This is a predicted structure of a 71-nucleotide RNA (transfer RNA) from a candidate division GN15 bacterium. It matches the Rfam family "tRNA". It is annotated as a transfer RNA. Model confidence (mean pLDDT): 81 of 100. RNAcentral holds the sequence, with entries from ENA.

[in-house]
RNA sequence: UGGGAGAUAGUCCAAUGGUAGGGCACACGGCUCUGGACCGUGGAAUCUGGGUUCGAAUCCCAGUCUCCCAG
Numbered sequence: 001u002g003g004g005a006g007a008u009a010g011u012c013c014a015a016u017g018g019u020a021g022g023g024c025a026c027a028c029g030g031c032u033c034u035g036g037a038c039c040g041u042g043g044a045a046u047c048u049g050g051g052u053u054c055g056a057a058u059c060c061c062a063g064u065c066u067c068c069c070a071g
Base pairs, nucleotide, nucleotide: 001070002069003068004067005066006065007064010024011023012022013021018054026042027041028040029039030038047063048062049061050060051059
């Protein structure tokens, strides 16, 4: 430099163009003599800027960063 893949909660992953969800973690409550385990509830996210659309995490364009391949 060229090609390809990727960026979603603290972390790891989902999500037919139509309410952004789950595991772990965290907070609170229940249970327990206490803790753990277990059960319930709750907070928290779409890399950035544009475009298309009634509606974009999703489609299009540009940019930033990470990984892989080639030179």